[in-house]
RNA sequence: GGCGAGCGGCGAAAGGGAGAGUAACGCGCGGGUACCUACCCUCGGGACCGGGAUAGCUGCGGGAAACUGCAAUUAAUACCGGAUAAUGUCCCUGGACCAAAGGUGAGAUUCCGCCUGAGGAGGGGCCCACGUCCUAUCAGCUAGUUGGUGAGGUAAUGGCCCACCAAGGCUACGACGGGUACGGGGUGUGAGAGCAUGCCCCCGCUCACUGGGACUGAGACACUGCCCAGACACCUACGGGUGGCUGCAGUCGAGAAUCUUCCGCAAUGGGCGAAAGCCUGACGGAGCGACGCCGCGUGCGGGAUGAAGGCCUUCGGGUUGUAAACCGCUGUCAGAGGGGAACAAGUUCAUGGGGGUUCUCCCCUGUGUUUGAGUGAUCCUCAGAGGAAGCACAGGCUAAGUCCGUGCCAGCAGCCGCGGUAACACGGACUGUGCGAACGUUAUUCGGAAUCACUGGGCUUAAAGCGUCCGUAGGCGGCCGUGCAGGUGGGGUGUGAAAUCCCUCGGCUUAACCGAGGAAUAGCGCCCCAAACCACACGGCUUGAGAGAGAUAGAGGUAAGCGGAACUCACGGUGGAGCGGUGAAAUGCGUUGAUAUCGUGAGGAACACCGGUGGCGAAAGCGGCUUACUGGGUCUCUUCUGACGCUGAGGGACGAAAGCUAGGGGAGCGAACGGGAUUAGAUACCCCGGUAGUCCUAGCUGUAAACGAUGAGCACUAGAUCGGGGGGACCUCCACAUCCCCCUGGUCGUAGCGAAAGUGUUAAGUGCUCCGCCUGGGGAGUAUGGUCGCAAGGCUGAAACUCAAAGGAAUUGACAGGGGCUCACACAAGCGGUGGAGGAUGUGGCUUAAUUCGAGGCUACGCGAAGAACCUUAUCCUGGUCUUGACAUGCUUGGGAACCCCGCCGAAAGGUGGGGGUGCCCUUCGGGGAGCCCUUGCACAGGUGCUGCAUGGCUGUCGUCAGCUCGUGUCGUGAGAUGUCGGGUUAAGUCCCUUAACGAGCGAAACCCUUGUCCUUAGUUGCCAGCGGGUAAUGCCGGGCACUUUAAUGAGACUGCCGGUGACAAACCGGAGGAAGGUGGGGAUGACGUCAAGUCCUCAUGGCCCUUAUGGGUAGGGCUUCACACGUCAUACAAUGGUCGGUUCGGAGGGUUGCCAACCCGCGAGGGGGAGCCAAUCUCAGAAAGCCGAUCGUAGUCCGGAUCGCAGUCUGCAACUCGACUGCGUGAAGUCGGAAUCGCUAGUAAUCGCGGAUCAGCAUGUCGCGGUGAAUACGUUCCCGGGUCUUGUACACACCGCCCGUCACACCAUGGGAGCGGGUUCUGCCAGAAGUAGUUAGCCUAACCGCAAGGAGGGCGAUUACCACGGCAGGGUUCGUGACUGGGGUGAAGUCGUAACAAGGUA
Repeated sequence: GGCGAGCGGCGAAAGGGAGAGUAACGCGCGGGUACCUACCCUCGGGACCGGGAUAGCUGCGGGAAACUGCAAUUAAUACCGGAUAAUGUCCCUGGACCAAAGGUGAGAUUCCGCCUGAGGAGGGGCCCACGUCCUAUCAGCUAGUUGGUGAGGUAAUGGCCCACCAAGGCUACGACGGGUACGGGGUGUGAGAGCAUGCCCCCGCUCACUGGGACUGAGACACUGCCCAGACACCUACGGGUGGCUGCAGUCGAGAAUCUUCCGCAAUGGGCGAAAGCCUGACGGAGCGACGCCGCGUGCGGGAUGAAGGCCUUCGGGUUGUAAACCGCUGUCAGAGGGGAACAAGUUCAUGGGGGUUCUCCCCUGUGUUUGAGUGAUCCUCAGAGGAAGCACAGGCUAAGUCCGUGCCAGCAGCCGCGGUAACACGGACUGUGCGAACGUUAUUCGGAAUCACUGGGCUUAAAGCGUCCGUAGGCGGCCGUGCAGGUGGGGUGUGAAAUCCCUCGGCUUAACCGAGGAAUAGCGCCCCAAACCACACGGCUUGAGAGAGAUAGAGGUAAGCGGAACUCACGGUGGAGCGGUGAAAUGCGUUGAUAUCGUGAGGAACACCGGUGGCGAAAGCGGCUUACUGGGUCUCUUCUGACGCUGAGGGACGAAAGCUAGGGGAGCGAACGGGAUUAGAUACCCCGGUAGUCCUAGCUGUAAACGAUGAGCACUAGAUCGGGGGGACCUCCACAUCCCCCUGGUCGUAGCGAAAGUGUUAAGUGCUCCGCCUGGGGAGUAUGGUCGCAAGGCUGAAACUCAAAGGAAUUGACAGGGGCUCACACAAGCGGUGGAGGAUGUGGCUUAAUUCGAGGCUACGCGAAGAACCUUAUCCUGGUCUUGACAUGCUUGGGAACCCCGCCGAAAGGUGGGGGUGCCCUUCGGGGAGCCCUUGCACAGGUGCUGCAUGGCUGUCGUCAGCUCGUGUCGUGAGAUGUCGGGUUAAGUCCCUUAACGAGCGAAACCCUUGUCCUUAGUUGCCAGCGGGUAAUGCCGGGCACUUUAAUGAGACUGCCGGUGACAAACCGGAGGAAGGUGGGGAUGACGUCAAGUCCUCAUGGCCCUUAUGGGUAGGGCUUCACACGUCAUACAAUGGUCGGUUCGGAGGGUUGCCAACCCGCGAGGGGGAGCCAAUCUCAGAAAGCCGAUCGUAGUCCGGAUCGCAGUCUGCAACUCGACUGCGUGAAGUCGGAAUCGCUAGUAAUCGCGGAUCAGCAUGUCGCGGUGAAUACGUUCCCGGGUCUUGUACACACCGCCCGUCACACCAUGGGAGCGGGUUCUGCCAGAAGUAGUUAGCCUAACCGCAAGGAGGGCGAUUACCACGGCAGGGUUCGUGACUGGGGUGAAGUCGUAACAAGGUA
């Protein structure tokens, strides 16, 4: 000199972490003081003399370890005694008491320390006012509790502790309890007020494994100190020990989720030190993470054959898109290499100078020297557009859309909502939009939200006025004056930490970030000023309020008494078969005499007329008359008091009906109950009975749509009118009338208000005061708790869960077992049918290989189909076939004119051979071309395949009903209304009148066709009056067109005329004339719209599907089946008829692959025949019913004709399945049709025949035509449908609507529940570690006293008190769970009924 341990000093109470606890003087803000404060600063004073130990070290031990024992010895700024002693302390004026330590150095009053006192700074303790979450389903809490006295304790006040005394203290301005939570500066948001929040940073508090405790110290009840108890973990030799990351890193666990066991003390700061320096996971840095904020890049310029590719397409193109390629340029960032400012100022050391007082000390200054963990601005070099773009969205909100796929699937979704075959909504692609190193999602906060409303909301009907009054606390309160200064206003001042926010300036290239300055800030404290207003004190006033006097209306209340009508019962009389009741009945009563009627009596309840949007009362409520008691109101006078007032949380009283308790009463009525009906049922509605109850007394209940769904009070704000009460004026007086005032009850209405309806001096207007109440629907006025009640139940009163609404007012429709008016073969009045029969036909069903498809109440069903044997016809079935196709266009290979003929297989289609034939144009003769045909291939054809719910077109229906709209104006916030309603009238929204409407359009009507009368024109094929000719006869012929008629143009009918009715209108009724009269008859004509009505199979068409088949062609079959059911028809059942004979009269049509005459044949269908006719010419073509006669005689017939047999005819390639007709024979059902139902109002119904279309043939269908030719209509109650006005509505897919409850099933949350388990808390008792305090008989004991013995003092131990853990017992509270159980919610298609919405069928 270094290292290490020990003794001693200081620090370790700071710094760092966390937010468990705490609702509190914890925090914040502003004050206070009975206190403390190591280190630091300033000032004063002091440091004298002594003493005994003990670590370390050494020796000997114990123990596995942790650790520890004994002996000996030693030092100090460790420890102790004495002295000194005030400006200190105590007590009070006399006194008593209290300290110290040295070091360095040759040398210290002086440097570093030590003791004592005072002051300061900073820090802390304690106290107070105010502020500080939710819950009243926590309303009472408290025994050290509140105060006093005394003692103790503390640094210090204080029940802080103890003894005694007193009985206080807190609480609706929320005590006590429960829940939750660290508080603040701030932060997010918001215009603000607020609301939400307390990460990082700063301040404060609290905590340190959990609980308790003290020790040391200036400071702790102490994060990395101690002791004890407990849980956990570790070590162990089983005896015993050890530990506390909510320090920095790191590990594990949990979890959706959160980092490096990094570098350094270089800076800043802290501790110690005289200093060098040491320590410092504080701190400074780096790492990881798009976690946040900020900045930057991923290139820039040119570049159109607008490339390729992608996507879309109307196939033209568009778009991606100047985007790319390509050309030129630049060099940020990243990368590689190299340099590098700054963060460093101090300190140390060396040395020079100056100063402070002599110094070992200090200060200032110069020069040199020393210190960087990490970051790294910036510069140079290199290469090269090279390494660097995503995410969400595209239905609306909300910027941005197309295609494909999918087919209520898969899926989306913030809300509304998308998806069931054309998805801008799902998935993909392309494109677009937004943002961009991000973009979306989720969670959360504020905003929008005036949606808790202080700023800034409401309460008649949307949620919301307590049922009413009295009244406590509280809130609010008339006029004048004086004072005060609490509120209030003004000024000043202190505080309001810093950071943050804001402004200005500055520093990093900018920004983020950072620095400086400023501003700001409510609030709180102190001081001053003002005095209007509020409060307070005092004095006064009369208008608010109350009192007094006089008058007055009234079902106001209570009690007692009285009255008549009605009713029921009893008794008696008359009387004699019913009464009663209902939609109709029955139960019931009645010959033991009812009902009816008369008389007498009894009983209970209610009070007709008056009686009235009349009166009274706070509301509930109050109604015969009288009496007694009693409350309130109004008017007049303006005599008195002098603000005595208003409202009213809690509280109290009253409070309909029903209900309850006790006792009465009980006529009528009448829950429950019994019976009768009704009904599918009928635990109802209706009827017959009938108990509680209804009535009285006493008590309880305390609710109602307790409603004006409208709290109370005061004031103000146009009127009109009608009632009730009182007073005044006018009139000389009285009465009436009139006018005015006050109170009160209604109606209408202005402004205003209101979402509207409405309200409107009785406000829902305008203001003020006070109270109550509301905050989406359901769950639910439920559960639970509390409280009241005898009970029933009342008051208070949630949540989970679930929905995207629930609701108000009004509008337009639709509907109504609502109303008014009105129309229609709608009913009624009539005539004839259908439904019964057999048949025809269509449909369903069944069947079938197939029975193709469509149509489905009216508005499908003799419908598409105006005509299925093949064809038609559709692949509907069976079989055999074709593949650019049966058909269109274009290109292409090869061949050939086209075209025609003949074979073979086959059922045909088709397949497969052979032959004939050689045209037109051009030609250089080689050939080429056009058209056509065959063939190859490609585009394509084709589809009666699907979707009528993708469509066009067409059609049906309401309905030929009278409606449907528009412009402008007006009204309404608006939807919308008005017009278009009303009074008349019409077939009519037809017309007239009125009128905030005025006009107009589509419909109605008219115009058009036809028919009915007439005129004109024109006469052939029509007609024939007159003239002529002719015939057996006929307009047959000449001729004529007059008539009929034909077909073209006109006329005519308009309520024009007359009378009546009517508003003098429109119009209606009657009449005249007329062929026709009020639209003459019939037709065509069908508004806005409805039914997703019908049709993709008429046609057209989007999309989808098939492509050697879902296309094309072919044969046969099927569409024609047949137990059955329905629709529409024809024929009948007969005598108004059948059959036979004779005989009269049409109209409208058709006809050349056609109608077909005469004549002949056939019983007939028909055949032969062939004239005429492209038609007013010829023909189909005989009309039939009718009329005249005959017969049949009521019979399953001379009715009826089905069915079947035989024989035929015709059409057609072909009549088997499957045609029509003819002749002969056969002769079924059927004797007028149940419930029900159809058509028709006049040339109609009914009846009779004729013709056409389709068609080879086939008609009972259908479309037309004419002949004969009725009945009835009082009328609009009812059924069906329509129009219009009005009322209601919970309907709007519109009553075939909506919708309720039980039951059954699934799921969810929740209440009760024998209990079971946990948390928390309280009370009593037991117990008592460590520790502190007290006591102390035992043991031990260096310093002091004493010569000593011994003492003082101390320690250990013991013990007492307090107390943690623990234990026992009993409570409170809360959570979880629980067999079973209660209701609730939700859930495409379950069951039963029909409660509500219309008069909802019983309001």
The prediction has a mean pLDDT of 84. This is a predicted structure of a 1403-nucleotide RNA (small-subunit ribosomal RNA) from a metagenome. Its Rfam family is "Bacterial small subunit ribosomal RNA". The RNAcentral record of the sequence draws on SILVA.